Large-subunit ribosomal RNA, domain I from a Pseudomonadota bacterium, 584 nucleotides, folded computationally. It matches the Rfam family "Bacterial large subunit ribosomal RNA". Its mean pLDDT, the model's own confidence on a scale to 100, is 80.
[in-house]
Context: one part of a larger RNA
RNA sequence: GGUGCACGGUGGAUGCCUAGGCAGUCGACGGCGAUGAAGGACGUAGCGGCCUGCGAAAAGCCCCGGGGAGUCGGCGAGCAGACGUUGAUCCGGGGAUUUCCGAAUGGGGAAACCCUCCCGCGUCAAACGCGGGAACUCCGCCGCAAGGCGGAGAGCGAAACCGGGGGAAGUGAAACAUCUCAGUACCCCGAGGAAAAGAAAGCGUAAAGCGAUUCCCUCAGUAGCGGCGAGCGAACCGGGAACAGCCUAAACCGAAUCUCCUGUCAAGCGUUGGAGCGUUGGGAGAUCGGUGUCGAGGGACUUGCGUCCGGAGCCCAACCGACCGGGGGAAGUUACAAAGGCUUGAAGUUUCCCAAGCCUCUGGAAUGGGGCGCCAUAGAGGGUGAAAGCCCCGUGGGAGCGACGGAGAGCCCUUCCUAGCAAUGUUCCCAAGUAACACCGAGCACGGGAAACUCGGUGUGAAUCCGGGUGGACCAUCAUCCAAGGCUAAAUACGUGCGACUGACCGAUAGUGAACUAAGUAGCGCGAGCGAACGGUGAAAAGAACCCGGGAACGGGAGUGAAAAGACCUGAAACCGUGCACUU
Numbered sequence: 001g002g003u004g005c006a007c008g009g010u011g012g013a014u015g016c017c018u019a020g021g022c023a024g025u026c027g028a029c030g031g032c033g034a035u036g037a038a039g040g041a042c043g044u045a046g047c048g049g050c051c052u053g054c055g056a057a058a059a060g061c062c063c064c065g066g067g068g069a070g071u072c073g074g075c076g077a078g079c080a081g082a083c084g085u086u087g088a089u090c091c092g093g094g095g096a097u098u099u100c101c102g103a104a105u106g107g108g109g110a111a112a113c114c115c116u117c118c119c120g121c122g123u124c125a126a127a128c129g130c131g132g133g134a135a136c137u138c139c140g141c142c143g144c145a146a147g148g149c150g151g152a153g154a155g156c157g158a159a160a161c162c163g164g165g166g167g168a169a170g171u172g173a174a175a176c177a178u179c180u181c182a183g184u185a186c187c188c189c190g191a192g193g194a195a196a197a198g199a200a201a202g203c204g205u206a207a208a209g210c211g212a213u214u215c216c217c218u219c220a221g222u223a224g225c226g227g228c229g230a231g232c233g234a235a236c237c238g239g240g241a242a243c244a245g246c247c248u249a250a251a252c253c254g255a256a257u258c259u260c261c262u263g264u265c266a267a268g269c270g271u272u273g274g275a276g277c278g279u280u281g282g283g284a285g286a287u288c289g290g291u292g293u294c295g296a297g298g299g300a301c302u303u304g305c306g307u308c309c310g311g312a313g314c315c316c317a318a319c320c321g322a323c324c325g326g327g328g329g330a331a332g333u334u335a336c337a338a339a340g341g342c343u344u345g346a347a348g349u350u351u352c353c354c355a356a357g358c359c360u361c362u363g364g365a366a367u368g369g370g371g372c373g374c375c376a377u378a379g380a381g382g383g384u385g386a387a388a389g390c391c392c393c394g395u396g397g398g399a400g401c402g403a404c405g406g407a408g409a410g411c412c413c414u415u416c417c418u419a420g421c422a423a424u425g426u427u428c429c430c431a432a433g434u435a436a437c438a439c440c441g442a443g444c445a446c447g448g449g450a451a452a453c454u455c456g457g458u459g460u461g462a463a464u465c466c467g468g469g470u471g472g473a474c475c476a477u478c479a480u481c482c483a484a485g486g487c488u489a490a491a492u493a494c495g496u497g498c499g500a501c502u503g504a505c506c507g508a509u510a511g512u513g514a515a516c517u518a519a520g521u522a523g524c525g526c527g528a529g530c531g532a533a534c535g536g537u538g539a540a541a542a543g544a545a546c547c548c549g550g551g552a553a554c555g556g557g558a559g560u561g562a563a564a565a566g567a568c569c570u571g572a573a574a575c576c577g578u579g580c581a582c583u584u
Base pairs, nucleotide, nucleotide: 001583002582003581004580005579006578007577008576009575015569016536017535020506021505022503023502024501025500026499027498029495030494031156032155039101040100041099042055043054044053046079047078049075050074051073061095062094063093064092065091066090070083071082072081106115107114108113116134117133118132119131120130121129122128136153137152138151139150140149141148142147161192162190163189164188165187166186172179176227202210203209214241215240216239217238224232225231245487246486247485248431252290253289254288256287257286258285259284260283261282262281267280268277269276270319271318272317273316274315295465297430298429299428300427301425302423303422304421305420308326309325310324311323313320327418328417329416330415331414332413340412341411342410343409344408348404349403351399352398353397354396357372358371359370360369361368373390374389375379381393382392383391436460437459438458439457440456441455442454443453446472467482468481469480470479471478523530524529543568546557547556548555549554
């Protein structure tokens, strides 16, 4: 020096554990903001570093309710001092305060800072202090204007979902250009708790029918499209979920409002008669009100029949009867008109009540073994010195004041109806730079194709029911439906945050990047940004009084404990030692 064995050290694998994660299901909910948000800076405690809370009223102030013995947040004890059965701390609800930055909004600015003006109060006044106001855009009102006043907007979020405007390439085609990837990623705008769509100019098996939209299953990898390559890829029917239908424009009427034109007495004042009035008339346009909303076409106009009661309409009589009132009837705030008041009031946000076990053995400890019981609408789960239905918390089942909250309901209220029906007509209306057509593009599963249909650009440019669109070129026949205005709940999508629950999910090099007083921290980067590591004594600190050695660290006794497990569970290997044996 080597090998082996033993005993240590170091180290932190393994096992067990979980305070943290991951994935999902169900439910509720789906916004916050100029009344200043989200997010921060700086402060704030007697002693205070970080976290948490809070805001110069600063780990807090006030009120209501719950609760019932301790409390003055956590790491994290301690010192000092306080509070509490006159009900604290704590939990729920409401209110007050809420520095500075930040959309940031008086002006500026290198965020958390600098500078200014006006008004009020304090002051004799000023300085100064306190309080308030002063950005921009749009809309409304006022004003000759300058401007003033009032209202709204802005910004954030969930890297989600939705609608719209733009819009790739890597890739695939075994190269590549049409094509594909893909209307994807990404950018922008806008909105809501959902959004969008939606009440047929629809679909269709050719003839029977269906009857808004949305979503799921299916149809079907079918019909088709396709350098007919790669690949792309429907729809109708059928089965389900959920169901809801409406309002305008126009014709026509008006005794409503405005503007313009015309009219001078023969117009007009509802009609007739009488008496009277004197521009009240007529025409056009706009606004407003009524009417009207459809496809076996509808509506207007005209005509006929019919239409509760009363009053009013310059005077009188009769008629008529806009309008007003009453009676009767219907409906309503998610669309279909729309606002308010009163009463009541569900979920939800604290909480409370309630079942049943003892003896004995082992043990440090009983939840274990043995014995004999009990409850159960509760034998989910967790905790307790080991393995507990009956020890504790719960679970299951019940109860519930106040405050907030407002689903929903009732009443007041509001609106509507009180008529309509039928007939005739070659009378009028039925959404125009629209439909259609041409050219060029785009969307449709459909790449220009036989290419319909939908949308856009440019040009041309209709018809009003004896009209017009569609049925995949086009024509005829037939069928079907009424475009060029608008609204509309539910079934559907998503999940930041919230609640409950689940797991042949992880168990500290795993699981989030993050289980740890201290994580988006330390650290790195000019910056955009990148981005860690560190869990475990024990049932309980009972955390080792005291003695000895030592300056101390520490060690030896002693003591605690079931066990030193002693700053820590277990404690593998590499690595480093000590002793012994063998060997060179």